This is a predicted structure of a 1384-nucleotide RNA (small-subunit ribosomal RNA) from a metagenome. Rfam family: Bacterial small subunit ribosomal RNA. Rfam links the family to the GO terms ribosome and structural constituent of ribosome. Model confidence (mean pLDDT): 82 of 100.
[in-house]
């Protein structure tokens, strides 16, 4: 090329054809093999020689060159010469790999055993090699606690971050390395590969398809899709550097080198500079003056970086090639080839490039984060435990610096802040550089094994150790130093440094090893006395129960009381025998013994250990001890005995709301042997074991020795044990303290916030109970320890108060008064729980008044500002309506000052807005006041000491007081608030003064018959009194007492006596007490109403409940009648005499008095009469009728008088008050408020005037010491636990799901190896046969991947129901713990 088959990949079959492509022959320098020599090694070897034996090689391709040959189709070709490349064989170097051994390399022991080609020989077989790599036979080995084997996790390293450093953490880019290339297997080329863009097979996934059958592998570069919190441009160029091929031009080259997006990082550099105060407006804030933003801005004069335009304009390029010269080599050669050296041409992706000039103009350029402390910056405002905020602590509940917002302000800056990770901080895994008596921790004990540690001494070695040296320790990074980009960041160049390793010389003190020696540690042998050391055998007495008898009766017994319960069938009590079981008084002692656990009448037998004394021997023979191996309380379990007493379970009886408890009466397992388990305990000295050193006092137990004796009895030493105190040192304190918790060594063992949880799951033991080992989720910010100071205690001591007792009156009952709760109302205004309730309120018919209903005002009832009007002001007096307020009117009244025109003042209306006004709200936003603990004796300071501190000390102690009062002691000494004392008032004197007091004596007047009376006059101040000044009383004397002291009995003297009564005075603090409604006063609400005015209701309302009163129940009285004494006070819109009028409240009247002058002014009591014990001559409520006062008004809603009414009530349940002398109790008087008046209330004043304390046992309150405490908002405190809702997150749980893996078998690709090949085959050989060597195809075997099938196993998800945990303002039951927690 032709034909053919197929959709296609692509395949078949003829033709033809080169080659440095196959193949074949020669030659071997050499090289393998094999034999022989020779040297060397520590072994397996190793190197070098010889050898006629064996086996092994190749390819040519292109440029010049002509002189000779040869062929020629006459063009040339060959041979020869020469250069370059190739090619073969071997040798060396590089380089670069393969294999091989030490050391190092993550977590997990809840993975403790694994292993059959496994382990090793011996032959074979593969391999570049070594080797069980593989195969046969043969032996039975190899690995493991220095952690195999399983199981999870991960590439490894230079380096990176972090740190002070030793460390922790990490392996992005960059660099070596290995390891993969859809998954699994394979093997083929090749020097290499079991090969990212080769092949083959199987599988899953895509895609074509004509359904028969093919294709593919982005963890290459862009890019595209899914996943996610999240990761770029389908760019440009081979100019550079590097690499492959190539002679070489050159081709490739998503290496690379450039741009590109990204704030990701890391570095520069802008965003403007100078100047500018009417401190602008604006915003915020504001004590309303102002401050603040803030020279910030406007505004004026500048400069141009970088963006922008425009114009210049480098450097990475030097090579290679190629041209002309040329220098030197090879060569026969001046060809030609290599090779120097000038010169000239040629190459830029980036690039509109770095840089330079020029132009214009402040022009295009600032955020983000906090701002309570940590942590640098603060104020308003919204909002009201809401909405949020948070990194810890923590904000938020009406004044938020903490939310949200604004103005201010810090910080940082083209970046600020989160958010995730990592190292520090954290000496909080502790090598450097920690603990375990109570904070987490010391195993329950001993023996003992590996390990780990080890006395004295002498020689050797030389593993550790320690010095030098060479080699290595990659490059880059970190550092250091000079240098390039204007700086830097980047980057070059040296350097240093890599703390290591390997090899080497050296050095021996220390450990280690080796050999030798000691004898101080261990230990043996003798002698001794001490002992509840173990066991096993016997044997005792006492008690208790039971039985038998006997004696005797009517109860025992038990409790805080009882009652179950036993007893006339004869307990209980008592006397006498019996029987059995357990346990061993008294000695008895922080005494003795044992490893611990434990061990108590005797006597024996056996048995361990210690200690003590003096002496010989051995010769480091020791010390600790993971694993393991024994013991090992009580309780419980298996099996058999045994059972007095006690006695879980259990059953009665009481207690209580309940009492499955505490009390009491029975009682069964058990407790007691015997033989086996079981292994825990606060098995505690909450303290491992050993050894060594480090002041001391003082007991006691066993030995010894000294000394001296009646006596080892005292005393001195000493060894061993066992206790108290306490020094130094240690420790967070407490405490330990030679028996450490000092001070060192050694080895063990355990710890690393609370809870969950000493729990689940897995294991291991156990009959079981269960015991060992031992997490995780989740959740909280603590949990914990010593010690301080409170405070409480149904813990002690002391001590004090009407606190109980002792005693007088009361309250609680009963009427009425007043205040409160309720509960009614249109309203019954508020506030007040001990510390409210006859309290605010020292006076509710209106007014007060804050409520209530209605009716009006709206710059207002009440202040200031402005503005206009009037001036005839203001004020008065009137009309109309109305309930009044209020609305609309009339009418008198003609201001005052001066510069005299007009102005000032000053007033009313009228309007405007700022404002006023609030008894509206918060007393938990506050001031001031006040209550109350409590008129309780206490709070506290400075200096000093003592503690680490908190703090303590002084303040506690011994007395004493009313007292923190005072004495003494004392590391405390002084001090201040408190106390007390000083003020006031009362009690006694003295003095001064004497008018309005007083009036003794003197004199007068008056009245009286007189005694006598009047302070009435003169006069006086004596007294009384008033009111100033003093004295007095201090425990001063006097006696006991006591510490010779404070003081404390008693007594003298006093008017008072131990504080002489009374009062005023209330300490540091507490109680978020009380009060915004007394006034003040932050904030916040209302503004034609929550504010203002009126009028009439309310506050007085009535089933009822409670407080405080008052008046009473009578004879200590009631009533009549008569006779006394008082004090504080008050008085002018006042207090009133006298006289007079009513029966009274009252009226009439008005002398006096602005008061020691005048007015007000007792009642009990006493002395007579009457009552005669009764619902009364007691009580006087209630109600009826008449009045008085005051007030505008007395109906709701005064008071008081008289007449009549005459209720309840006869001394008061539980409880409960006051009060210690001029007190209780009784009895009247003021007075303040007020027109009057609920007044029986409140403050005050006087008159009569008691009774009783023995005492601190009990209640209540308080002080001081002291103790315990888990409170500390302090006991009204804390707390635990079931149960019921929610929410979470584990464990079990028939099963179910997928997931990894083990074993066993079957199937069995592709492929290597093997056997076979009788079909095929060109080269080689020959005896040319279709023969031989050689080989293929194709058949079988053996391994083989996926694939199936059975059965384990890990580890995961799920699940009906279950299980317990944790978490959750205000649920339920109790009442476990915390105090002596009410039973330690």
């Nucleotide at each position: 090329c032709a034909u053919g088959g197929g959709a296609a990949a692509c395949c078949g079959u003829g033709a033809u054809u080169a080659a440095u492509g196959c193949c074949g022959g020669a030659u071997g320098u050499g090289g393998u093999c094999g034999c022989c020599c020779u040297g060397c090694g520590c072994a397996u070897g190793c190197a070098g020689g010889g050898u006629u034996g064996u086996c092994c090689a190749a390819a040519c391709g292109u440029g010049g060159g002509g002189a000779u040959u040869c062929c020629u189709u006459c063009g040339g070709g060959a041979a020869c010469c020469u250069g370059c490349g190739g090619u073969u064989u071997a040798a060396g170097g590089a380089u670069g790999g393969g294999c091989u051994c030490a050391a190092g390399u993550u977590c997990u022991a809840u993975c403790a055993g694994c292993u059959u080609g496994u382990u090793g020989g011996u032959g074979a077989g593969g391999u570049a090699a070594u080797g069980g790599c593989u195969c046969a036979c043969c032996a039975a080995g190899g690995c493991u606690a220095a952690g195999a084997c399983g199981g999870a996790u991960a590439g490894c390293u230079g380096g990176u971050c972090u740190g002070a450093g030793a460390g922790g953490a990490u392996g992005g880019u960059c660099a070596g390395c290995c390891a993969c290339a859809c998954u699994g297997g394979g093997a083929c080329u090749g020097a290499g590969a079991c090969a990212c863009u080769g092949c083959c097979c199987a599988g899953a996934c895509u895609c074509c398809u004509a359904c028969g059958g093919g294709a593919g592998g982005c963890u290459g570069c862009a890019g595209u899709c899914g996943a996610g919190a999240a990761u770029c441009a389908u760019u440009c160029a081979c100019a550079a550097u590097g690499c492959g091929c190539g002679a070489a031009a050159g081709c490739g080259u998503g290496a690379u080198g450039a741009u590109g997006c990204g704030a990701c990082g890391c570095c520069g550099c802008g965003u403007g500079g100078a100047g500018g105060a009417u401190g602008a407006a604006g915003g915020c804030c504001u004590u309303c003056g102002g401050g603040u933003u803030g020279u910030a801005a406007a505004c004026u004069c500048c400069u141009g970086u970088c963006a922008g335009c425009a114009g210049g304009g480098a450097u990475u390029a030097a090579a290679u090639a190629c041209a002309u010269u040329u220098u030197g080599g090879u060569c026969a050669a001046c060809a030609g080839c290599c090779u120097u050296a000038a010169u000239g041409u040629u190459u830029g992706a980036c690039u509109u490039u770095a840089c330079c000039u020029g132009c214009a103009g402040a022009g295009g350029a600032a955020g983000c984060c906090a701002c309570g402390g940590c942590u640098a910056a603060c104020u308003u405002c919204g909002u009201g435990c809401c909405a949020g905020c948070a990194g810890c602590c923590g904000c938020g509940g009406u004044a938020a610096u903490a939310c949200g917002a604004a103005g201010g302000u810090g910080g940082c800056g083209a970046g600020c802040g989160u958010u995730g990770u990592u190292c520090g901080g954290a000496u909080u895994u502790a090598c450097u550089g920690g603990g375990c008596g109570u904070a987490a921790a010391g195993g329950g004990u001993g023996c003992g094994u590996a390990g780990g540690u080890g006395g004295u001494u002498u020689g050797g070695u030389a593993u550790g150790u320690c010095g030098g040296a060479u080699g290595u320790g990659a490059a880059a990074g970190c550092c250091c130093a000079c240098g390039g980009c204007u700086c830097a960041a980047c980057u070059g160049u040296g350097g240093a440094a890599u703390u290591g390793c390997a090899u080497u010389c050296g050095a021996a003190a220390c450990u280690g090893c080796c050999a030798g020696a000691c004898u101080a540690g261990a230990g043996u042998a003798u002698c001794g006395g001490a002992g509840a050391g173990g066991u096993a055998a016997g044997u005792g007495g006492a008690a208790u129960u039971c039985u038998u008898g006997g004696u005797g009766u009517a109860g025992c017994g038990g409790u805080g009381a009882a009652a179950u319960g036993c007893g006339u069938a004869g307990a209980u009590a008592u006397c006498a025998g019996g029987a059995g079981g357990a346990a061993c008084a008294c000695c008895g002692g922080u005494g003795g013994c044992g490893a611990a656990g434990g061990c108590g009448a005797c006597u024996u037998a056996c048995u361990g250990g210690a200690c003590g004394a003096a002496u010989a021997c051995u010769g480091a023979c020791a010390c600790u001890g993971a694993u393991g191996c024994a013991c090992g309380a009580a309780a419980g379990c298996u099996g058999g005995g045994g059972u007095a007493g006690c006695g879980a379970a259990g059953a009665g009886g009481a207690u209580u709301a309940g009492a499955u408890a505490c009390c009491c009466u029975c009682g069964u397992a058990g407790u007691c042997c015997c033989a086996g388990c079981c292994g825990u305990a606060a098995a505690c000295g909450g303290u491992g074991u050993a050894c060594a050193c480090u002041u001391g006092g003082u007991g006691u137990a066993g030995g010894a020795g000294g000394a001296u004796u009646u006596a080892u009895c005292c005393c001195c030493u000493u060894c061993u044990g066992u206790g108290c105190c306490g020094g130094a040192g240690c420790u967070a304190a407490c405490g330990c303290g030679u028996u450490a918790a000092g001070u060192g060594u050694a080895c063990c063992g355990c710890c690393u916030g609370g809870g969950g949880a000493g729990u689940a799951c897995g294991g291991u033991c156990g009959c079981a109970a269960g015991a060992u080992u031992a997490a995780a989720a989740c959740u909280c910010a603590a949990a914990g320890g010593a010690a301080u100071u409170g405070a409480c205690g149904g813990g002690g001591g002391c001590c004090c108060g009407c606190a109980c007792a002792a005693g007088c009156g009361g309250u609680g009952g009963a009427g009425c008064a007043u205040g409160u709760g309720g509960c009614u109302u249109a309203a019954u205004u508020c506030g007040a729980u001990c510390c409210a309730c006859g309290c605010g309120a020292a006076g509710a018919a209106c007014c007060u008044u804050a409520c209530c209903u209605g009716g009006g005002c709206u710059u207002g009832a009440c202040a200031u500002c402005c503005c206009g009007a009037u001036c005839g002001u203001a004020c008065c007096u009137u009309u109309a309506u109305g309930a009044a307020a209020g609305u609309a009117g009339a009418g008198g009244g003609u201001c005052a000052g001066c510069u005299a025109g007009g102005c000032u003042g000053g007033a009313u209306c009228g309007g405007u807005g700022a404002c006023a006004g609030g008894u509206g709200c918060u007393g938990c936003a506050u001031g001031g006041c006040c209550g109350u603990c409590g008129u309780c004796a206490g709070c506290u300071c400075g200096u000093g000491c003592c503690g680490u501190g908190a703090g303590g000390u002084g303040u506690u102690g011994g007395g004493u007081u009313a007292a923190g009062u005072c004495c003494c002691g004392c590391a405390a000494c002084g001090a201040g608030c408190g106390c007390a004392u000083c003020c006031c008032u009362u009690a006694u004197c003295c003095u001064u003064a004497g008018u309005u007091g007083c009036c003794a004596u003197c004199a007068g007047a008056g009245a009286g018959u007189g005694a006598u009376c009047u302070g009435c006059u003169g006069g006086g101040c004596a007294c009384u009194c008033u009111a100033g000044g003093g004295a007095g009383a201090c425990u001063g004397c006097c006696c006991g007492u006591g510490a010779c002291a404070a003081g404390c009995g008693g007594g003298a003297g006093g008017a008072a006596g131990g504080u002489g009564g009374g009062g005023a005075u209330g300490a540091c603090g507490u109680c978020a007490g009380g009060u915004c409604a007394g006034u003040a006063u932050g904030g916040u609400c209302c503004u034609u109403a929550u504010g203002c005015c009126c009028a009439g209701g309310g506050c007085u309302g009535c089933a009822c409940a409670c407080g405080u009163g008052c008046u009473a129940c009578a004879a200590u009285g009631g009533u009549c009648g008569g006779u006394a004494c008082a004090a504080u006070g008050g008085g002018a819109u006042g207090c009133a005499a006298a006289a007079u009028c009513g029966c009274g409240a009252g009226g009439u009247g008005g002398a006096g008095c602005a008061a020691a002058u005048c007015c007000u002014c007792a009642a009990a009591a006493c002395c007579g009469g009457c009552c005669c014990c009764a619902g009364u001559u007691c009580g006087g409520a209630u109600u009826g009728g008449a009045g008085u006062c005051u007030g505008c008004a007395a109906c709701u809603c005064g008071a008081c008088u008289c007449c009549a009414u005459g209720a309840a009530g006869c001394c008061g349940g539980a409880a409960u008050c006051g009060c210690u002398a001029g007190u209780a109790a009784a009895g009247g008087u003021g007075u303040a408020u007020c027109a009057g008046c609920u007044a029986c209330g409140a403050c005050a004043c006087c008159u009569u005037g008691u009774a009783u304390a023995c005492g601190u046992u009990c209640c209540c309150g308080g002080g001081c010491c002291u103790u315990g405490u888990a409170c500390a908002c302090a006991c009204c405190g804390c707390c635990c636990g079931u149960c019921a809702c929610a929410u979470c997150a584990u464990g079990a749980a028939a099963g179910c799901c997928g997931a990894c893996u083990g074993c066993a078998c079957c199937c069995g690709a592709a492929g290597u190896c093997g056997c076979u090949g009788u079909g095929c085959c060109a080269a080689c050989c020959c005896u040319u046969g279709u023969g031989g060597a050689g080989g293929c195809a194709g058949g079988c075997g053996c391994c083989g991947a996926a694939g199936g099938u059975g059965u384990g196993g890990u580890g995961g998800g799920u699940a009906a129901u279950u299980g317990g945990g944790a978490u959750g303002a205000a649920g339920u039951c109790g009442g476990a713990a915390c105090a002596a927690g009410g039973u330690a």

RNAcentral holds the sequence, with entries from SILVA.